[in-house]
Context: one part of a larger RNA
């Protein structure tokens, strides 16, 4: 821009893409078959491999500053306690998120038309013949079925709901312009989203983010004081103190104020 008014929501599916794999074991059955050795079809069940998708409850990885320990040095006058730098100084752990080695799920079943092949009926050609007319069965393959996208499918589809039929200029015609309706956007707070855009959650009739409160989870028992020890240090107060992303709550802060677009149709 189109989809012959303007919107919001829900959809149909022409078409396109994805997937499509397979082992072993048990049973049927130590059956059929076979002199024996051996050993099935068909059918039923269990459990794997590889591959794929989703997810983070579990097992773990990461987790650039969440907690603790610790070395050297500098600073805060000193002690104590802290901070800076040294690869994040090093080391031990670790929430959310992301992830796999973790968890769950998938290939199926079924239908249609067939290939090779196997047939029925059957002439030409009194027989025979699956074929010439006609009719069946038959594959991990084909078309459906399963998952995803999809009306720019210009063949532009459908359904539901909302807004209504203003003003000015115009041969009062086509049309142009303006302000509006439903609605949308700008702008702002953001994340289940994200390169930008978009999407999604919100914008005071508000829990959208931050802060604060409470909790979860993490770390592992802070500082100060007391006490024991000559001391390094131990013990008590203390399952303490601190705490990024998680959960719930709470308008304290910021989403204020405002602007723009947007129908007049048959």
């Nucleotide at each position: 821009c189109g989809u012959a008014g303007g919107a919001a929501a829900u959809u149909u599916g022409a078409g396109a893409g994805g997937a499509g794999c397979u082992g072993u074991c048990c049973u049927u059955a130590a059956u059929a078959c076979g002199a024996g050795a051996g050993g099935a079809c068909c059918g039923g069940g269990a459990u794997g491999g590889a591959c794929g998708a989703a997810c983070c409850u579990c097992u773990g990885g990461u987790g650039c500053a969440c907690c603790a320990g610790u070395u050297g040095u500098c600073a805060c006058g000193c002690c104590a306690g802290u901070g800076g730098c040294a690869c994040a100084g090093c080391u031990g752990g670790g929430u959310a998120g992301c992830c796999a080695a973790g968890u769950u799920c998938g290939g199926a079943a079924g239908g249609g038309a067939u290939a090779a092949g196997c047939g029925c009926u059957g002439a030409a050609g009194g027989c025979a013949u699956c074929u010439a007319a006609g009719c069946g069965c038959g594959a991990a393959g084909c078309c459906c079925a399963c998952c995803u996208c999809a009306a720019g499918a210009u063949g532009a589809g459908a359904u539901u709901u909302c807004c209504c039929a203003u003003a000015g200029c115009g041969u009062u015609a086509a049309g142009c312009u303006a302000g509006u309706a439903a609605g949308a956007c700008c702008c702002c707070u953001g994340a289940a989203a994200g390169a930008a855009c978009a999407u999604c959650a919100g914008g005071u009739u508000g829990a959208u983010a931050g802060g604060c409160c409470a909790g979860a989870g993490g770390u592992g028992u802070a500082a100060g004081c007391g006490u024991c020890g000559u001391g390094a240090g131990g013990c008590g107060u203390u399952u303490a103190g601190c705490u990024g992303a998680c959960u719930g709550g709470u308008a304290c802060u910021a989403a204020u104020a405002g602007g723009u677009c947007g129908a007049g149709g048959g």
A computed fold for a 266-nucleotide part of an RNA from Caloramator sp. mosi_1, annotated as large-subunit ribosomal RNA, domain VI. Model confidence (mean pLDDT): 89 of 100. The source organism's lineage runs through Bacteria, Bacillati, Eubacteriales, Clostridiaceae and Caloramator.